[in-house]
RNA sequence: CCAACGAAAUGGCAAACCCGGGGAAACCCGGGGACGCAAAGCCACGGGCCUAACGGAGCCACCGCUCCCAAGGCCGCCGGGCCGCCGAA
Numbered sequence: 001c002c003a004a005c006g007a008a009a010u011g012g013c014a015a016a017c018c019c020g021g022g023g024a025a026a027c028c029c030g031g032g033g034a035c036g037c038a039a040a041g042c043c044a045c046g047g048g049c050c051u052a053a054c055g056g057a058g059c060c061a062c063c064g065c066u067c068c069c070a071a072g073g074c075c076g077c078c079g080g081g082c083c084g085c086c087g088a089a
Base pairs, nucleotide, nucleotide: 005087006086012037013036017032018031019030020029021028022027035076041082042081043080045079046078047077048074049073050072055068056067057066058065059064
C1' cells in the first nucleotide's frame, strides 16, 4: 500500500410516523423523529417491485369505469460499477 475480515474508537446515515411543500400517482424535498444500517455513500447498467399521467382498447346518455403500457419511481430488494473512515483477532 492492497485485499479479506469487523472487536474497539471517532464519527456518519436515518425506517415507521407527524408537520410543511412538490407530484396524477408511485414517490421525492425540508423539519422533527429513530427501526435499523460497515457502505442504509453515489450510479437505473442487468434483474425485480411500485405507480399509470400521456397514449391505446373496451363500456357508458353523462359523470366516469375497466384493461394494457414507462420515457415516471424504489439503490433501506438483489446483482453489477465507482468512491470511501478506522484497524484488534
Molecule: c-di-GMP-I riboswitch aptamer
Organism: Actinomycetota bacterium